[in-house]
This is a predicted structure of a 103-nucleotide RNA (c-di-GMP-I riboswitch aptamer) from a Bacillota bacterium.
It was read from a public genome assembly, where an Rfam model found it.
The prediction has a mean pLDDT of 77.
Lineage of the source: Bacteria > Bacillati > Bacillota.

RNA sequence: AUUUCCAUUUGGCAAACCGCUCGAAAGGGUGGGACGCAAAGUUUUGGAGUCUGCCUUUGGUUUUCUUUCUUUAAAAGCCAAAAAUGAUCGUCCGGCCGCAACG
Numbered sequence: 001a002u003u004u005c006c007a008u009u010u011g012g013c014a015a016a017c018c019g020c021u022c023g024a025a026a027g028g029g030u031g032g033g034a035c036g037c038a039a040a041g042u043u044u045u046g047g048a049g050u051c052u053g054c055c056u057u058u059g060g061u062u063u064u065c066u067u068u069c070u071u072u073a074a075a076a077g078c079c080a081a082a083a084a085u086g087a088u089c090g091u092c093c094g095g096c097c098g099c100a101a102c103g
Stems, first nucleotide, its partner, number of pairs: 005103001012037002017032006035090001041096003046093003049088003056082009
């Protein structure tokens, strides 16, 4: 000097919840607040999982309108399902970077 193990101390971050604010939502920012965290630093433009559903598609239903014997077509509303390009690194795996000090 480096590596590994490890006690203590000084610092660091900040879940739930509350105020303000951005967003269609999930959620984000900020102030308060601490459940926890040795990577709870960074990367969602590395992958998986999870959450949401603005837009879109499909089905059902109601109304309006056109036509009419019945039918059919169009528009709008409501309900359900599908659907990331949205969100989450404090869900997991990986990438990058980094930390004082006794023994």